[in-house]
This is a predicted structure of an 81-nucleotide RNA (c-di-GMP-I riboswitch aptamer) from Candidatus Sulfurimonas marisnigri.

RNA sequence: UUAAAAAAAAGCCAAACUUAUUGUGAAGUAAGGACGGAAAAUCACGAGUCUUUUUUACUAAAAGAUGGUCGGGUUGCAUAU
Numbered sequence: 001u002u003a004a005a006a007a008a009a010a011g012c013c014a015a016a017c018u019u020a021u022u023g024u025g026a027a028g029u030a031a032g033g034a035c036g037g038a039a040a041a042u043c044a045c046g047a048g049u050c051u052u053u054u055u056u057a058c059u060a061a062a063a064g065a066u067g068g069u070c071g072g073g074u075u076g077c078a079u080a081u
Stems, first nucleotide, its partner, number of pairs: 005081001012037002017032006035068001041074003045071003048066007
């Protein structure tokens, strides 16, 4: 110096819910609030789930949402042992 595991320290994010607001909707944003998270940082590339439209009930297609569903890409903190 690099890699892996993991302790300590410094910190970080913020589930459900409530209020306000945007959206047809899934859901997003802000404040409060912490269930949890070693990438719960970031990116819709793939899959899954969800919404809207079409379709004939299913199926399928298109557009969108979800990164705290999973995989993947990119990036970041610490270094007792």

The RNAcentral record of the sequence draws on Rfam. Its Rfam family is "c-di-GMP-I riboswitch aptamer". Rfam describes the family as follows. GEMM was predicted in a large-scale screen for bacterial structured RNA regulatory elements. Lineage of the source: Bacteria > Pseudomonadati > Epsilonproteobacteria > Sulfurimonadaceae > Sulfurimonas. The coordinates come from a structure-prediction model, not an experiment, and the mean pLDDT is 79.